Notes:
Model confidence (mean pLDDT): 81 of 100. Glycine riboswitch aptamer from a soil metagenome, 90 nucleotides, folded computationally. Rfam family: Glycine riboswitch aptamer. Its family is annotated with glycine biosynthetic process in the Gene Ontology.
[in-house]
C1' cells in the first nucleotide's frame, strides 16, 4: 500500500409540482406510497478548497497538517455510503 471481516456519527421520513406508476375509496373527486423535478432549511467523517480563526508539528518566524475551517461535490426514514479504529492475509 492492497484485500477480507467487524465496529462506525451527523443533519427535513419539511413544503410544492407531475395528462408518471401502483394501491385504496364513501368515487369523475379525494387519499396513501414510490419515482422524477423545484424551493427553502440543515449535516459533515468519501473526495475537494483554505490556512482567515483554533489546534498540532516547535520556544519564535517562515512553512506544513488536521476528526480545524469552507460547504464545490456528497449526504439529511431505512438501506447505501462513510473518515477513523481493531483483527487477519499478501
Nucleotide at each position: 500500500c492492497a484485500c477480507u471481516c467487524g465496529g462506525g456519527a451527523g443533519a427535513g421520513u419539511u413544503c410544492u409540482c407531475g395528462u408518471g406508476c401502483g394501491c385504496c375509496u364513501a368515487c369523475c373527486g379525494g387519499g396513501c406510497g414510490c419515482c422524477g423535478g423545484g424551493a427553502c432549511g440543515c449535516c459533515g467523517a468519501a473526495g475537494g478548497g483554505g490556512c482567515a480563526a483554533u489546534u498540532c508539528c516547535u520556544c519564535c518566524c517562515c512553512g506544513g497538517a488536521a476528526c480545524c475551517u469552507c460547504u464545490c461535490a456528497g449526504g439529511c426514514c431505512c438501506a447505501u455510503g462513510g473518515a477513523c479504529c481493531g483483527a487477519g492475509u499478501g